The RNA shown here (c-di-GMP-I riboswitch aptamer) has 89 nucleotides and comes from Paenibacillus sp. NEAU-GSW1.

RNA sequence: ACAUGUAAAACGCAAACCGUUCGAAAGGGCGGGACGCAAAGUCAGGAGUCUUCUGUACAUAAGUGUACAAUGAUCGUCCGACUGCCAUG
Numbered sequence: 001a002c003a004u005g006u007a008a009a010a011c012g013c014a015a016a017c018c019g020u021u022c023g024a025a026a027g028g029g030c031g032g033g034a035c036g037c038a039a040a041g042u043c044a045g046g047a048g049u050c051u052u053c054u055g056u057a058c059a060u061a062a063g064u065g066u067a068c069a070a071u072g073a074u075c076g077u078c079c080g081a082c083u084g085c086c087a088u089g
Base pairs, nucleotide, nucleotide: 002089003088004087005086012037013036017032018031019030020029021028022027035076041082042081043080045079046078047077048074049073050072054069055068056067057066058065059064
C1' cells in the first nucleotide's frame, strides 16, 4: 500500500420507544434506551423514499378540500466520492 472481516481484543456508533426542544410537516438536536452496525464516519452528486409551509391547477358562496411540484428531509434504502480503527493475509 492492497485485499478480507472467521475468532478475539481495544476504541466506537445507536433502531424502536420515552422525555425535552426546533420545525408547517417529513424530520433534526440533546438526555435516557439498545434493534442492530466493521464504515450505522463525512458529503444530498445520481437513483429511490418521505413531507408540502409555499406555488400552480381544479372544486366550493365561503371555511376548506383534492391533485401535482422540492427549494425541505433521509447517508440506519442503494450507488458514487472522500477519510478512518482493530485483526488476519